[in-house]
RNA sequence: GAUUUAUAAAGAAGAGGCGAGAGACAGGCUCUGAGACCCUCUGGCAACCUGGAAAAUCCAAGGUGCCAAUUCCUGCCGAGUGAGGUGUUCUCAUUUGGAAAUAUAAAUU
Numbered sequence: 001g002a003u004u005u006a007u008a009a010a011g012a013a014g015a016g017g018c019g020a021g022a023g024a025c026a027g028g029c030u031c032u033g034a035g036a037c038c039c040u041c042u043g044g045c046a047a048c049c050u051g052g053a054a055a056a057u058c059c060a061a062g063g064u065g066c067c068a069a070u071u072c073c074u075g076c077c078g079a080g081u082g083a084g085g086u087g088u089u090c091u092c093a094u095u096u097g098g099a100a101a102u103a104u105a106a107a108u109u
Stems, first nucleotide, its partner, number of pairs: 001109008013042005021031003025075004043067003047064003050060004071101001076098009
């Protein structure tokens, strides 16, 4: 790097450093010189692995991970509702289900 499986509506800060973008991508919409993003230290959360208890569940926090907004929303297909236009159906808004993509973990390669 690839594949498979599982999870993604909960949860989680402060300081120092750097100095302009950042939130995967596209369109929105947000965060950001009252310093975002990223890095370091401390602190915390608890998704998976690990450990403990008879144990779904609970506890621990050793290994990864995580600590703005539902994975921030939508992005493909289906079903429903409302409005507008209109003869064979279209447009907009919205609810819901399933995919896809992304992220994380574990196993395999």